Source information
Predicted 3D model of a 72-nucleotide RNA (transfer RNA) from a Planctomycetota bacterium. Its Rfam family is "tRNA". Its family is annotated with triplet codon-amino acid adaptor activity in the Gene Ontology. Taxonomically the source falls in Planctomycetota (Bacteria, Pseudomonadati). The coordinates come from a structure-prediction model, not an experiment, and the mean pLDDT is 82.
[in-house]
RNA sequence: GCUGGCGUAGCUCAACGGCAGAGCUCUGGUUUUGUAAACCAGAGGUUGUGGGUUCGAAUCCCACCGCCAGCU
Numbered sequence: 001g002c003u004g005g006c007g008u009a010g011c012u013c014a015a016c017g018g019c020a021g022a023g024c025u026c027u028g029g030u031u032u033u034g035u036a037a038a039c040c041a042g043a044g045g046u047u048g049u050g051g052g053u054u055c056g057a058a059u060c061c062c063a064c065c066g067c068c069a070g071c072u
Stems, first nucleotide, its partner, number of pairs: 001071007010024004018055001026042005048064005
C1' cells in the first nucleotide's frame, strides 16, 4: 500500500428500515445476629466521527478514525 471483518450501557453481547435491550457489575430495599446467596426495584447510551438515501437509519450507501486478520 491492497483486501476483509469489527466498533451499541462500566464489561460481555443482542436488536426485520419502525419504542435501543439482555446478562454481569453498580445503587437502594426485603430477608439474616452479621456477611454471602436469593428475591424486588432502580440507575446507566450523542449506537466510533461526519455526511448521504428514506416518511423513518444502530441497521442501507460514502468518507474518515480506531482495533483485528490476511495479502504484498